Source information: Model confidence (mean pLDDT): 81 of 100. Predicted 3D model of a 72-nucleotide RNA (transfer RNA) from a Nitrososphaerota archaeon. The sequence is in RNAcentral, with records from ENA. The source organism's lineage runs through Archaea, Thermoproteati and Nitrososphaerota.

RNA sequence: GCCCAGAUAGUGUAGUGGUUAGCAUAGGGCGCUGUGGACGCCCCGACGGGGGUUCGAGUCCCCCUCUGGGCC
Numbered sequence: 001g002c003c004c005a006g007a008u009a010g011u012g013u014a015g016u017g018g019u020u021a022g023c024a025u026a027g028g029g030c031g032c033u034g035u036g037g038a039c040g041c042c043c044c045g046a047c048g049g050g051g052g053u054u055c056g057a058g059u060c061c062c063c064c065u066c067u068g069g070g071c072c
Base pairs, nucleotide, nucleotide: 001071002070003069004068005067006066007065010025011024012023013022018055027043028042029041030040031039048064049063050062051061052060
């Protein structure tokens, strides 16, 4: 330099162009318990940056940044 894949809560992960962006875990509160753990209920928290297409973009297109893999 070229090609491929990826970037979504603190972490891991899902997401047919249209639901309030889902689940698990972590964190917080309450219940339970002699205390703690486990368990139950609730809460908090996310689409890498910019532009484009579209009535509507996490999703499609382009550029950039970063990560992983391959080729030379």